[in-house]
Molecule: transfer RNA
Organism: uncultured Rubritalea sp.
RNA sequence: GGGCCCAUAGUUCAAUGGAUAGAAUGUCGGUUUCCGAAGCCGAAGAUCCAGGUUCGACUCCUGGUGGGCCUA
Numbered sequence: 001g002g003g004c005c006c007a008u009a010g011u012u013c014a015a016u017g018g019a020u021a022g023a024a025u026g027u028c029g030g031u032u033u034c035c036g037a038a039g040c041c042g043a044a045g046a047u048c049c050a051g052g053u054u055c056g057a058c059u060c061c062u063g064g065u066g067g068g069c070c071u072a
Stems, first nucleotide, its partner, number of pairs: 001071007010025004018055001027043005048064005
């Protein structure tokens, strides 16, 4: 240089083009306890960036950014 893949809560992952973007774990609050842990209840928290297609985009297309693999 060429080709392919990936990017979503703090972390690990879901999500037929149509849901309030969901789960586990973590964090915070409550409950429980003599105090903690565990359990139970609740809360906050995310689509890498910019365009395009579409009635509607996490999803499709283009460009960019970052990461990984193959090849020379």